[in-house]
The RNA shown here (transfer RNA) has 86 nucleotides and comes from a Patescibacteria group bacterium. Lineage of the source: Bacteria > Bacteria candidate phyla. The coordinates come from a structure-prediction model, not an experiment, and the mean pLDDT is 81.

């Protein structure tokens, strides 16, 4: 050059006939247990504003653009990273 599969929270990794975005694990905070720890159990854990505080807005799947009532999904362009051709 061409083809092919893949980028999703701090990690790692579910969600595809188009309909609750982040399951589930790890990591981390708080607590339970303990003398104290590990180890085990529990709850919470995307970012962001706004609020004393309870709640509550907007945003968020490489990057921007379409299609669509609605996109991680499907469509055009690009950028990263893998494997094949040549």
């Nucleotide at each position: 050059g061409c083809c092919c599969a893949g980028g999703u929270g701090g990690c790692g990794g579910a969600a595809u006939u188009g309909g609750c975005a982040g399951a589930c694990g790890c990591g981390a905070u708080a607590g339970a247990c303990u003398c104290a720890a590990a180890a085990u159990c529990u709850a919470u854990u995307g970012g962001u504003c706004c609020u004393a505080a309870c709640g509550g807005g907007c945003c968020u799947u490489g990057u921007g653009g379409g299609u669509u009532c609605g996109a991680c999904u499907c469509c055009c362009a690009c950028c990263c990273c893998g494997g094949g051709c040549a």